Predicted 3D model of a 91-nucleotide RNA (c-di-GMP-I riboswitch aptamer) from a Rhodocyclaceae bacterium. Its Rfam family is "c-di-GMP-I riboswitch aptamer". Rfam describes the family as follows. GEMM was predicted in a large-scale screen for bacterial structured RNA regulatory elements.
[in-house]
RNA sequence: UUCUGCAUAAGGCAAACCCGUCGAAAGACGGCGACGCAAAGUCACCGGCCUACCGCGCGCAGCAAGGCGCCAGGGCAGCGGAACUACCAGG
Numbered sequence: 001u002u003c004u005g006c007a008u009a010a011g012g013c014a015a016a017c018c019c020g021u022c023g024a025a026a027g028a029c030g031g032c033g034a035c036g037c038a039a040a041g042u043c044a045c046c047g048g049c050c051u052a053c054c055g056c057g058c059g060c061a062g063c064a065a066g067g068c069g070c071c072a073g074g075g076c077a078g079c080g081g082a083a084c085u086a087c088c089a090g091g
Stems, first nucleotide, its partner, number of pairs: 002091004012037002018031005035078001041084002045081003048076003055070004
């Protein structure tokens, strides 16, 4: 430098549930806890998925509330791809 993660050793992350905080929600953060992970480290660029406060539309004679539909400017990196970076062991 490159390949591999079969074996060995060290170390790491932490799903669900439950509790608290934030948020309209999706979800995030902290605690608890381990389903799993060799990039489950970073990043919403591409595809995908989730949500719909605001806004727009429908409906109503009309207004407001409520309802329905659309919408990301909100999210998911533990859905796939791209990009970037890195520990240990072995060849």
It was read from a public genome assembly, where an Rfam model found it. The source organism's lineage runs through Bacteria, Pseudomonadati, Pseudomonadota, Betaproteobacteria and Rhodocyclaceae.